Context: one part of a larger RNA
């Protein structure tokens, strides 16, 4: 120099993307325990004290018994060491925010999350003779030996407080007046052939049948159309002027539009200029907490604010402990190395 383990003055995170990695606490008994909260938690919150042996008095149980046994039982006093859960084993604590309610569940062999499921919530579809829907050329099974408090699609995602406007487009749902329309139904009229018949011939003309075709009318549903329907897919403005400082703009006009973003939130997991700006925290903070609102480009179940519990999340400070470090040192046992 490498793996692993032990220790270490004096400091005590000064290391570093980051306390990463080690440390600290640990066990039973007592005593005590805040914010918040769904009243269940939060909690082992936190923070303190106590334990070995020996003697004795007392209590509980059993029992006739202060015999014995037996206790997760109370006290008094003595006693030893540096140290009585004496060894192994055995939560570090607390603050604020982000995310997701919560226990789960996942990239087998780089991701365990804030992704995925979840109970709740709506929408839709489905009346049973073959339900919708699915799986299979078919038979036949699933759905169900159920039957709308069933089943099946999709979307949201506990609770709580909401869910605002727009139906013009695209999708769905209904209409069924008129318009367009397949097959099919009809056969108007054409074409081919040729008994015939006309002609001196070339050649025309041609009935019936057979065949080739073939208009007009008749013709579902779709689509135009005409309403509904956003917890369907979505989508939710420009400009210009005004108040007795200034500033801003409650008001006021004007253009489009299917309607112009409403509560609530906002430099946020969304803010590009931006380390924006005022505060708080540190000596000193591009992160972080609280605000402001100028939302490059939040927003209302592709939910929106919130929120007690939850979490090998994930962001910021903090108290305890440490070799993470100031900066090394020293041991133990292996590999390298050396000689063989």
């Nucleotide at each position: 120099c490498u793996a692993u383990c032990g220790u270490u003055a004096a400091g005590g995170a000064a290391c570093u993307c980051u306390g990463c990695a080690a440390g600290u606490u640990g066990a039973c008994c007592c005593c005590g325990u805040a914010a918040c909260u769904u009243a269940g938690g939060g909690a082992g919150a936190a923070g303190g004290g106590g334990u070995g042996c020996c003697a004795c008095u007392c209590u509980g149980g059993u029992g006739a018994a202060a015999a014995g046994c037996u206790a997760a039982g109370a006290g008094u006093g003595g006693u030893c060491g540096c140290a009585g859960a004496a060894a192994c084993c055995a939560g570090g604590c607390a603050c604020a925010g982000g995310c997701g309610a919560c226990u789960g569940u996942u990239u087998a062999c780089u991701a365990a999350a804030a992704a995925c499921a979840c109970a709740g919530g709506g929408c839709u579809c489905u009346g049973c003779a073959u339900a919708a829907g699915g799986c299979g050329a078919a038979a036949g099974c699933c759905g169900a030996a159920g039957u709308a408090u069933a089943g099946g699609g999709u979307c949201u995602g506990a609770c709580a407080c909401c869910u605002g406007c727009c139906c013009g487009g695209u999708g769905c749902u209904g209409g069924a007046a008129g318009g367009u329309u397949a097959a099919a139904u009809g056969g108007a009229g054409g074409g081919g052939u040729u008994a015939g018949c006309c002609g001196c011939a070339a050649g025309g003309c041609g009935a019936a049948g057979c065949u080739c075709u073939g208009a007009a009318a008749u013709g579902a549903a779709g689509c135009c159309c005409c309403a509904g329907u956003a917890a369907a897919c979505g989508g939710c403005g420009g400009c210009c002027g005004u108040a007795a400082c200034u500033a801003u703009a409650a008001c006021g006009g004007u253009c489009c539009u299917a309607a112009g973003g409403u509560a609530g939130c906002g430099a946020a997991a969304u803010u590009c200029c931006u380390u924006g700006u005022c505060g708080g925290g540190u000596a000193a903070g591009u992160u972080c907490c609280g605000a402001c609102c100028u939302g490059c480009a939040c927003g209302g179940a592709u939910g929106g604010u919130g929120u007690a519990a939850c979490g090998a999340u994930c962001u910021g400070g903090g108290c305890a402990c440490u070799g993470u470090c100031u900066c090394a040192g020293c041991c133990a046992c292996g590999a390298g190395c050396u000689c063989g």
Source information:
This is a predicted structure of a 340-nucleotide part of an RNA (large-subunit ribosomal RNA, domain IV) from a Bacteroidales bacterium. NCBI's taxonomy places the organism under Bacteria, Pseudomonadati, Bacteroidota, Bacteroidia, Bacteroidales. Rfam family: Bacterial large subunit ribosomal RNA. Gene Ontology terms of the family: ribosome and structural constituent of ribosome. The sequence was found in a public genome assembly.